[in-house]
RNA sequence: GAUAAAGGCAAACCCAUUGAAAGAUGGGGGCGCAAAGUUACGGGUCUAAGUUGGCAAGUGGCGAAUCGCCAUAAGCUAAUAAGAUAGCCGGGCUGCCGAA
Numbered sequence: 001g002a003u004a005a006a007g008g009c010a011a012a013c014c015c016a017u018u019g020a021a022a023g024a025u026g027g028g029g030g031c032g033c034a035a036a037g038u039u040a041c042g043g044g045u046c047u048a049a050g051u052u053g054g055c056a057a058g059u060g061g062c063g064a065a066u067c068g069c070c071a072u073a074a075g076c077u078a079a080u081a082a083g084a085u086a087g088c089c090g091g092g093c094u095g096c097c098g099a100a
Stems, first nucleotide, its partner, number of pairs: 001097001008033002013028006031087001037093003041090003044085003050080006058072006
């Protein structure tokens, strides 16, 4: 970084597999990409299994008993990454061609 040449990769979507999910892998498929090769180093973003907090149907217990308190808890909700994203941005490493 060019109306170049040889090539490369492969978005959405579909199918299969996998995962709690985000997502990933393989096949099909091409929106696009001059690093859309590779690397989670920094930032951002996504998910929340697990964990913590709150609210709570129900169940059990206590008391001064149509109420109050305590324990437990399905479920709902909020937060959280050591999970994910490189085709979000930046950084590291590597690479084809060679006009202006």

Predicted 3D model of a 100-nucleotide RNA (c-di-GMP-I riboswitch aptamer) from a marine eukaryotic metagenome. Its mean pLDDT, the model's own confidence on a scale to 100, is 85. The model forms 95% of the base pairs in the Rfam consensus. It matches the Rfam family "c-di-GMP-I riboswitch aptamer". Rfam's curators write: GEMM was predicted in a large-scale screen for bacterial structured RNA regulatory elements. RNAcentral holds the sequence, with entries from MGnify.